Record summary
This is a predicted structure of a 350-nucleotide part of an RNA (small-subunit ribosomal RNA, central domain) from Hahella ganghwensis DSM 17046. The source organism's lineage runs through Bacteria, Pseudomonadati, Oceanospirillales, Hahella and Hahella ganghwensis. Its mean pLDDT, the model's own confidence on a scale to 100, is 90.
Context: one part of a larger RNA
RNA sequence: CUGGGCGUAAAGCGCGCGUAGGCGGUUAUGUAAGCUAGAUGUGAAAUCCCCGGGCUCAACCUGGGAACUGCAUUUAGAACUGCAUGGCUAGAGUUUUGGAGAGGAGAGUAGAAUUCCAGGUGUAGCGGUGAAAUGCGUAGAGAUCUGGAGGAAUACCGGUGGCGAAGGCGGCUCUCUGGCCAAAAACUGACGCUGAGGUGCGAAAGCGUGGGGAGCAAACAGGAUUAGAUACCCUGGUAGUCCACGCCGUAAACGAUGUCGACUAGCCGUUGGGCACCUUAGAGUGCUUAGUGGCGCAGCUAACGCGAUAAGUCGACCGCCUGGGGAGUACGGCCGCAAGGUUAAAACUC
Numbered sequence: 001c002u003g004g005g006c007g008u009a010a011a012g013c014g015c016g017c018g019u020a021g022g023c024g025g026u027u028a029u030g031u032a033a034g035c036u037a038g039a040u041g042u043g044a045a046a047u048c049c050c051c052g053g054g055c056u057c058a059a060c061c062u063g064g065g066a067a068c069u070g071c072a073u074u075u076a077g078a079a080c081u082g083c084a085u086g087g088c089u090a091g092a093g094u095u096u097u098g099g100a101g102a103g104g105a106g107a108g109u110a111g112a113a114u115u116c117c118a119g120g121u122g123u124a125g126c127g128g129u130g131a132a133a134u135g136c137g138u139a140g141a142g143a144u145c146u147g148g149a150g151g152a153a154u155a156c157c158g159g160u161g162g163c164g165a166a167g168g169c170g171g172c173u174c175u176c177u178g179g180c181c182a183a184a185a186a187c188u189g190a191c192g193c194u195g196a197g198g199u200g201c202g203a204a205a206g207c208g209u210g211g212g213g214a215g216c217a218a219a220c221a222g223g224a225u226u227a228g229a230u231a232c233c234c235u236g237g238u239a240g241u242c243c244a245c246g247c248c249g250u251a252a253a254c255g256a257u258g259u260c261g262a263c264u265a266g267c268c269g270u271u272g273g274g275c276a277c278c279u280u281a282g283a284g285u286g287c288u289u290a291g292u293g294g295c296g297c298a299g300c301u302a303a304c305g306c307g308a309u310a311a312g313u314c315g316a317c318c319g320c321c322u323g324g325g326g327a328g329u330a331c332g333g334c335c336g337c338a339a340g341g342u343u344a345a346a347a348c349u350c
Base pairs, nucleotide, nucleotide: 004321005320006319007304008303012318014201015200016199017198021194022193023192025088026087027086028085029084030083031082033081034080035077036076037075038074039073040072041071042070049065050064051063052062053061054060091191092188093187094186095185096183097182098181099180103177104176105175106174107173108172109171110154115149116148117147118146119145120144121143125136126135162169163168206247207246208245209244210243211242215241216240220236221235222234223233258317259316260315261314262313263312266295267294268293269292270291271290272289273288274287275286276285277284299306300305323350324349325348332343333342334341335340
């Protein structure tokens, strides 16, 4: 090198874009690099193998043959791959008309609620718990009414509903903007798939600078509980949570299931679109297409389960695994302000 694997046993990079590379639809002609066949030369001897011979046999020695699966040159072939040229339209893309959507960015704006402030009414409690206490309150709390301030989040609608590559996205309006779907034609003519490196995006927490700060709340303080209670419960409460810009680059980043394509029984729901039919004028039924769910045949699976959204049957390309601990650690490199991240062992031990 070869093998077997990766939903849950070890194993799919968090997710895109994309370089090199790998792979690549259909047809005609040419070429002959790969490929196939023949010829020539070479492939030292010994060894190995076959048939013999010699030591009483054998090991050993030895004659002949085969072989040396290779390389070079040359001749021929043209199915497949490559290459060149010219076509094609089923892959891919463009145009047109429509459609749905919490997709993204910015600006503005609305109502409910919490808190705080001011004022009115009003009086002795409020709050909290398993029970309490700390706490707040006669300097007038809590309750209730009016006015104001400010921040954050958007009840109902709301849905195994929608959108996004993933992370994720939810009041309303406007501006800018990405993607997707359907239908029917027209156009380009393989322009494609994957993708080592690379590059971008990437929850929360955390970090830097400057703002902001209602509620919540690590740390912290107090009250309880308890044998103790550095907790669970309660009263407070600072970072933080929010905004702008810049870092960090990790998650049970999960469908624990890489991306793309093809094929393989059915049944039921739901979202967006199209066509047809019946229309009782509400809508319904059937077909189809793109999603998203529940069952289920074959098949697969160690089982659980998966089952056209495959974990079935195949193909292309990438990533990854190879007993447990040591260890996702040490050292070194790279990155980072730091926290740390990434790459990644060994001794030893079972």